[in-house]
This is a predicted structure of a 155-nucleotide RNA (c-di-AMP riboswitch aptamer (ydaO/yuaA leader)) from a Solirubrobacterales bacterium. Its mean pLDDT, the model's own confidence on a scale to 100, is 79.
């Protein structure tokens, strides 16, 4: 001093996944009594659960339109679809779309990575009114450049 590795945290990143409120379980800074014994009362940060709400996501659900398919089932959410090589498989390369490069968004360039999995169960096209469902999870040593607009900060 350089490499690997875990564990917290702060910023951040995907994602629709965020903010208020009540209620309860624990209870922190703080205060007041007592103080031979060394407690006992206020106090409510904050975490976890449950309930409600707004937001922000998604489904199903007329006329009218649109479709002619239907064991080769069909159909939803997601960027995650299609193809080629291998006798098959595992692997791998390619796509079409998606994502990151630290103020925001929108072009353009360069880099860098995904391109997955789940799930309804015979059955769903669009769709006002109306029902109904979600609010998780998983990462974080990386942090280019230009060019309009806009914002915060400092003089």
């Nucleotide at each position: 001093g350089c490499g690997c590795g875990a564990c917290a945290u702060c910023c951040g990143c995907u994602g629709a996944a965020u903010c208020c409120u009540c209620g309860u379980u624990c209870g922190a800074a703080g205060g007041c009594c007592a103080c031979u014994a060394g407690g006992g009362c206020c106090g409510g940060a904050g975490c976890g659960c449950g309930g409600g709400g707004a937001g922000c996501g998604g489904g199903g659900g007329a006329c009218c339109c649109a479709u002619c398919a239907g064991u080769u089932g069909g159909g939803g959410c997601g960027a995650a679809u299609c193809g080629c090589c291998c006798a098959g498989u595992u692997u791998g390369c390619g796509u079409a779309g998606c994502g990151c490069c630290g103020c925001u968004c929108u072009u353009u360039c360069g880099g860098c990575g995904c391109g997955a999995g789940c799930c309804c169960g015979a059955c769903a096209g669009c769709u006002a009114a109306c029902c109904c469902c979600g609010u998780a999870g998983g990462c974080c040593u990386g942090a280019g450049a230009a060019a309009g607009a806009g914002g915060a900060c400092c003089a």